[in-house]
RNA sequence: GGAGUCGGCCGGGCAGUCGCUGGGAUAUUCCUGGAGGAAAGUCCGGGCUCCAUGGGCAGGGUGCCAGGUAACUCCUGGGGGGCGUGAGCCUACGGCUAGUGCCACAGAAAAUAUACCGCCGGACGUACAGUUCGGUAAGGGUGAAAUGGUGCGGUAAGAGCGCACCGCGCACGUGGUAACGCGUUGCGGCAGGGUAAACCCCACCCGGAGCAAGACCAAAUAGGGGAGCGUUUUAGUGUGCCCGCACGAGCUCCCGGGUAGGUCGCUAGAGGUGUGCGGUGACGCACAUUCGAGAUGAAUGACUGCUCUCGACAGAACCCGGCUUACAGGCCGGCUCCCGCU
Repeated sequence: GGAGUCGGCCGGGCAGUCGCUGGGAUAUUCCUGGAGGAAAGUCCGGGCUCCAUGGGCAGGGUGCCAGGUAACUCCUGGGGGGCGUGAGCCUACGGCUAGUGCCACAGAAAAUAUACCGCCGGACGUACAGUUCGGUAAGGGUGAAAUGGUGCGGUAAGAGCGCACCGCGCACGUGGUAACGCGUUGCGGCAGGGUAAACCCCACCCGGAGCAAGACCAAAUAGGGGAGCGUUUUAGUGUGCCCGCACGAGCUCCCGGGUAGGUCGCUAGAGGUGUGCGGUGACGCACAUUCGAGAUGAAUGACUGCUCUCGACAGAACCCGGCUUACAGGCCGGCUCCCGCU
């Protein structure tokens, strides 16, 4: 100097005039607050509200280990596997020896495994070519994958047929909480693989619905009409189904009419910020300090001046913790690799 990788921050500002909206007050004025890093997706987990809370089934979720957290499919740290020279990145990572499926085409053959070309031996053949019988799976071919790999010996030719090493399985020892790792350890020639993001099996977890939840007030209409079931226990209700239990005199459907208003829920919290301590870390503890937008047909807009990185993605609707997606431009730091000079 170049390239890469990981992490963090900002994402318009200041002033003036008028306008909108929440709160307060000494009240027809004044003071004060007023969209995000993702407010987006509605994916996951909860707080909160209502119903239930006895058992079973169905259904759903997660899937290496250990921690964090209110909890999680999230986060942190580790292990295995894969990618990368590396810093780093990805991971749908329980089980194929419980069972059932699938592996097209090509190929002899993809599981009840096999012999296309070859190699070897015998017989026929004057010989060659060829035919036939037997052995073989080392060489070649097909394929994503062909039934352990390399080498030596052995054989008629070959083959774990035997041996050495590697691989695999088991046992033992050892490090670690564990997932797992290590071993000049010992034994065994050990044999078809892949796929569960296939059905399935195993382990653990899960009651349901959702702020349009729910509570209260006021007003209006036609305390309207019809049909079915039920009124003893029986219909019916109890938010997937069944059984149980509880409640129970009304329930269901059709036609017609009225109302669609207001208040609460609604923002002081698993809150923010700072400091110290503990921990590799996520995070925890202690002390101090601080108070936020709460709209409801939906509030923050318009103009002017200066400045600037000349402005991207984009607007709360009960709240919080995450994940995912989008993003013009700018700033800061750690680490890795390459080139050159000293």
Bacterial RNase P class A from a Gammaproteobacteria bacterium, 342 nucleotides, folded computationally. Of the family's consensus pairs, 96% are formed in the model. Taxonomically the source falls in Gammaproteobacteria (Bacteria, Pseudomonadati, Pseudomonadota). It was read from a public genome assembly, where an Rfam model found it.